This is a predicted structure of a 75-nucleotide RNA (transfer RNA) from a Streptosporangiaceae bacterium. The organism belongs to Streptosporangiaceae, within Bacteria. Its Rfam family is "tRNA". Rfam describes the family as follows. Transfer RNA (tRNA) molecules are approximately 80 nucleotides in length.
RNA sequence: GGGCGCAUAGCUCAGCGGUAGAGCGCUCGCCUUACAAGCGAGAAGUCCUUGGUUCGAACCCAAGUGCGCCCACCA
Numbered sequence: 001g002g003g004c005g006c007a008u009a010g011c012u013c014a015g016c017g018g019u020a021g022a023g024c025g026c027u028c029g030c031c032u033u034a035c036a037a038g039c040g041a042g043a044a045g046u047c048c049u050u051g052g053u054u055c056g057a058a059c060c061c062a063a064g065u066g067c068g069c070c071c072a073c074c075a
Stems, first nucleotide, its partner, number of pairs: 001071007010024004018055001026042005048064005
C1' cells in the first nucleotide's frame, strides 16, 4: 500500500428497507424463617462517526475511526 470481516442494551449476540429484540446480568414484586432456584413485572440503546439515496435506513451508497485476519512492498 491492497483485500476481507467485525462495530446494535452492562456482557454475548440476533435483526439485511416499514414501531429496535433475545439470553445472561440489573431493579421491584411473589414464593421462602432466610438465601438460591422458580414465577411475574420493569428499567436500560444518538444501532461506531459524518454525509448521501429513499416517502421511510441498524439494514443500501460514500468517506472516516477503532479492532481482527490475509496479501504485497521496504529495510